About this RNA:
Transfer RNA from Vicugna pacos, 72 nucleotides, folded computationally. The sequence is in RNAcentral, with records from Rfam. RNAcentral records the identical sequence in 4 taxa. Its Rfam family is "tRNA". Gene Ontology term of the family: triplet codon-amino acid adaptor activity. By type it is a transfer RNA.

[in-house]
RNA sequence: GGGUGUAUAGCUCAGUGGUAGAGCACAUGCUGGGUGUGCAUGAGGUCCUGGAUUCAAUCCCCAGUGCCUCCA
Repeated sequence: GGGUGUAUAGCUCAGUGGUAGAGCACAUGCUGGGUGUGCAUGAGGUCCUGGAUUCAAUCCCCAGUGCCUCCA
């Protein structure tokens, strides 16, 4: 320098063209000898950035940035 993949909650990851979920973690309550365990409830996300297409984009297309990987 060129090619591929990837970017979603604090962490690990789903997700589909019609405004986003799980587990763990966190907060509160109950249970409980107990700061543990279990149960219930809740909070937490401009879906990397900017454009394009579309009635509608986390999803499709283009470019950029970071990271992984391959070639030179």